This is a predicted structure of a 266-nucleotide part of an RNA (large-subunit ribosomal RNA, domain VI) from Fontisphaera persica. The coordinates come from a structure-prediction model, not an experiment, and the mean pLDDT is 89. Rfam family: Bacterial large subunit ribosomal RNA. The full RNA is in RNAcentral, with records from ENA.

Context: one part of a larger RNA
RNA sequence: CGGAGGAAACUUGAGGGAUUCUUUCCCUAGUACGAGAGGACCGGGAAAGACGCACUUCUGGUGUGGCAGUUGUUCCGUCAGGGGCAUCGCUGCGUAGCCAUGUGCGGAAGAGAUAAGCGCUGAAAGCAUCUAAGCGCCAAGCUCCUCCCAAGAUCAGGUUUCCCGGACGCAAGUCCCUGAAGACCCCCGGCAGACUACCGGGUUGAUAGGUCAGGCGUGUAAGCGUGGCAACACGUUUAGCGGACUGAUACUAAUCGGUCGUGCGG
Numbered sequence: 001c002g003g004a005g006g007a008a009a010c011u012u013g014a015g016g017g018a019u020u021c022u023u024u025c026c027c028u029a030g031u032a033c034g035a036g037a038g039g040a041c042c043g044g045g046a047a048a049g050a051c052g053c054a055c056u057u058c059u060g061g062u063g064u065g066g067c068a069g070u071u072g073u074u075c076c077g078u079c080a081g082g083g084g085c086a087u088c089g090c091u092g093c094g095u096a097g098c099c100a101u102g103u104g105c106g107g108a109a110g111a112g113a114u115a116a117g118c119g120c121u122g123a124a125a126g127c128a129u130c131u132a133a134g135c136g137c138c139a140a141g142c143u144c145c146u147c148c149c150a151a152g153a154u155c156a157g158g159u160u161u162c163c164c165g166g167a168c169g170c171a172a173g174u175c176c177c178u179g180a181a182g183a184c185c186c187c188c189g190g191c192a193g194a195c196u197a198c199c200g201g202g203u204u205g206a207u208a209g210g211u212c213a214g215g216c217g218u219g220u221a222a223g224c225g226u227g228g229c230a231a232c233a234c235g236u237u238u239a240g241c242g243g244a245c246u247g248a249u250a251c252u253a254a255u256c257g258g259u260c261g262u263g264c265g266g
Stems, first nucleotide, its partner, number of pairs: 001152001005163007015149004021049007033038001051106005059100004066093005071086006110144003117137004164265001165176004177263001182260004186202005207253003210249005216242003223236005
């Protein structure tokens, strides 16, 4: 921009894409078959591998603004307690998130038309013949079925809901008034994200931050007291501190506003 007014939400599916795997064991059955050795079709069941999709309860990895321990040095005048730098200084552990080695699920079953092939009936050609008329069976393949995208599918689909005037004029339209529904700008954000887009929120508000409560992590802070010559230990103390998690709470910030979009529609 188009889709014969403008919007919002939900959809149909033309068309396109994805998938399509393999093995082992048990039963049937040591049966059919076979002198024996060996050893089935058909059918039923149980596992496994690779691959794919999703997820993070468990197991584990990471977790550079979490907690603790610790070395050197420097600074806070000194002690104590801390900050900076040294690969996050090094080390131990670790929430959320992201992950796999972890967990769940998938290929199934079925239908239609067929290939090679196997047939029925059957002439041409008194026979024969699956074929010439007619009819049947049959593949991991084809078309469906399953999953994903999808109306720029220009044959531009469907459903529901919402919105919009007076005069004149046959109408197109002109004048006056008006600016709807809705959308965007802007702002607070997100498990969404390169940007954009998408999604949530904007005071009639829990969108983010803060605060409070909880969870979870670390592992018992500082100060003081007691014991010890001291290093240190014990008590106060299952303490103290804390990123992302779950809630509550308008304390802070989403203020105030602006723009587009018209007027019943060949």